Predicted 3D model of a 74-nucleotide RNA (transfer RNA) from a Patescibacteria group bacterium. It matches the Rfam family "tRNA". Rfam classes the family as a transfer RNA.
């Protein structure tokens, strides 16, 4: 130096060009005599920047962190 996968809520993972899900975890609330469990509701999320589109989390370039392969050179 090339080439290749990843990044979505606290953490773990789905996903798709047309309203971002789940599962733990937070909060409230109801059930209980308390607590736990259970059950409804609520909060929070697409690494960053430009592009292309009527609309990108999604396509395209470009960059950052990780993971992994190949190559030089010393």
């Nucleotide at each position: 130096g090339c080439g290749g996968g990843a990044u979505u809520a606290g953490u773990a993972u789905a996903g798709u060009g047309g309203u971002a899900g789940u599962a733990c975890a937070c909060g409230a609330c109801a059930u209980u005599g308390c607590c736990a469990a259970u059950g409804u509701c609520g909060a929070g999320g697409c690494g960053c920047g430009a592009g292309u589109u009527c609309g990108a989390u999604u396509c395209u370039c470009g960059u950052a962190u990780c993971c992994c392969g190949c190559u030089c050179c010393a």
Record summary: Its mean pLDDT, the model's own confidence on a scale to 100, is 82. The RNAcentral record of the sequence draws on ENA.